Predicted 3D model of a 397-nucleotide RNA (Bacterial RNase P class A). Its mean pLDDT, the model's own confidence on a scale to 100, is 75. Rfam family: Bacterial RNase P class A. From the family's description: Ribonuclease P (RNase P) is a ubiquitous endoribonuclease, found in archaea, bacteria and eukarya as well as chloroplasts and mitochondria. Rfam links the family to the GO terms ribonuclease P activity, tRNA processing and dimeric ribonuclease P complex.
[in-house]
RNA sequence: AUGGGUGGUCGGAUAGCCGCGUUGCGAAAAGUAAGAUUCGUUAAUGAGGAAAGUCCGGGCUUCAUGGAAACAGGAUACCGGAUAACAUCCGGCCGGAGCGAUCCGAGGGAAAGUGCCACAGAAAAUUACCGCUUGGCUAUAUGCCAGGUAAGGUUGAAAAGGCGAGGUAAGAGCUCACCGCUAAAGUAGCAAUAUUUUAGGCAAGGUAAACCCUAUCCGAUGUAAGACCAAAUGAGGAGUAUCAGAUUUAUCUGACGGAGCGUUUCCACUCUGUCCAGAGGUAGGUCGCACGAGCAAACCGGCAACGGUUUGACAAGAUGAAUGGCUAUCGCGGCAAACUUUAUAUUUUAUAAAGCAAUUGUCAGUACAGAACCCGGCUUACAGACCACCAACUUUU
Numbered sequence: 001a002u003g004g005g006u007g008g009u010c011g012g013a014u015a016g017c018c019g020c021g022u023u024g025c026g027a028a029a030a031g032u033a034a035g036a037u038u039c040g041u042u043a044a045u046g047a048g049g050a051a052a053g054u055c056c057g058g059g060c061u062u063c064a065u066g067g068a069a070a071c072a073g074g075a076u077a078c079c080g081g082a083u084a085a086c087a088u089c090c091g092g093c094c095g096g097a098g099c100g101a102u103c104c105g106a107g108g109g110a111a112a113g114u115g116c117c118a119c120a121g122a123a124a125a126u127u128a129c130c131g132c133u134u135g136g137c138u139a140u141a142u143g144c145c146a147g148g149u150a151a152g153g154u155u156g157a158a159a160a161g162g163c164g165a166g167g168u169a170a171g172a173g174c175u176c177a178c179c180g181c182u183a184a185a186g187u188a189g190c191a192a193u194a195u196u197u198u199a200g201g202c203a204a205g206g207u208a209a210a211c212c213c214u215a216u217c218c219g220a221u222g223u224a225a226g227a228c229c230a231a232a233u234g235a236g237g238a239g240u241a242u243c244a245g246a247u248u249u250a251u252c253u254g255a256c257g258g259a260g261c262g263u264u265u266c267c268a269c270u271c272u273g274u275c276c277a278g279a280g281g282u283a284g285g286u287c288g289c290a291c292g293a294g295c296a297a298a299c300c301g302g303c304a305a306c307g308g309u310u311u312g313a314c315a316a317g318a319u320g321a322a323u324g325g326c327u328a329u330c331g332c333g334g335c336a337a338a339c340u341u342u343a344u345a346u347u348u349u350a351u352a353a354a355g356c357a358a359u360u361g362u363c364a365g366u367a368c369a370g371a372a373c374c375c376g377g378c379u380u381a382c383a384g385a386c387c388a389c390c391a392a393c394u395u396u397u
Stems, first nucleotide, its partner, number of pairs: 002392001004390007012330007020046004024041005048368001052379002055377005060222001062220002065268007073218005078092005093107001094105004108213002113211002115207003129153002131149007161179002164176003180202001181200008226287004236276003242255005256273005295312007331366002333363005339355007
C1' cells in the first nucleotide's frame, strides 16, 4: 500500500423572519356541575438507531375461580454464568467453514418403536453385475455347469469400519500393528469435555428442521386495557312456576339441578333457578400519560455479560393527531469549464488529452425513515463520513 475481519460513533451546521405543541409564570374572561377558553413571555423543552416488523420476554391493567391428578396443546434442549425475564447476552466445550483474524450450529436420544434414503446401480442393511479362484464338461475359441469370495472395478451423497503387513485356491478382522468403536479405571476441570492406561475383533450407515422418546416449563387479556366525574333514564303484566319446610303471601332456609376461561375426575368456593314485555346511555370531560427493572460521569468487583457505591440532571406527551415554512451563508457530493497540468505546433496564440488538489460556475443533489402505555432484546432498511483493534499479504529499512 491492498483487500479482509470485529467493535463503535455521526448521519448536515449557523443566523434571521414567520408559524405550531407541552410545562412554568402573569393577566383577562368564564364559572362555582365534571371540566376548560384567550392573550403575553429574549423562562424551559419538543421524533429514532432503527420510532419500522409485531418475532420473543416482561412491567402494568382487568377477570370467581382456586387446589390436586391425568390427558391434550405449545415452548425449550451441550456446560457454566448474567438478567425482572427471554428463543436475548457473556464465557467455555464439541462439530463444521476459512491460510488466518473470525464466522455458523433447530448442539438431548438412532441400543424403545415406526418410517424414508429419489435417480443411477447387481445391490441402500443378510448385495453379487464385471472380476478373482476350485472342480467338471468341451470344438482349446475361450464358453457352459456346480461351488467359494467380497480384497479390486462400475453406479452413487453414502456400498456398511480405514490403512499396511501376514495368510489364503482366491479372499475376508481370518491374524497382527496403528487409527476408529465399545466398556472400565486414573488425571485435569464446577461441568460440558479432554487426555492416559487396560480389556475387547467389534452388534449398533445416514436421517428426528420425519413421526416419535426423554427432561424442564407454560392462566387469559390488552391502553380502543382500565379507573373516575358529569348528563340521562330506570313502565309494567301474569303469577308461586325443581322439591320440601317456615312465614311477614312474597320473603327466608335447606335439598336438588345448572354455570364458572383446553378436556376429564375429585374437593372447595362464588353466582344462579317460571313466562311475557319495556326505558336511558355508549358524539362530554379528567386520569391512566411519562421519576424510570431509567440516563450521564467517576470509582470498586468480575476474563466478560453485568453488579455495587457516590455525585449530577429531569430531557415530547399529541388525541384527527404538534415538533414546520422561507431567506442567506457554509459543509459534503455530482457535473463542468473561461480554471490547472502535460504534449504538439504556425509560439504573448491554437489544438488535443488528463484532472477536480486550488479558482470559478451550476444542481429541483445531501441515506433509511416519523413517537401514540413503557421497558429489555431479535430481525429488516440505510447515500456518505470517521475512530479503534486484529489477521493475511506486498514493498522498504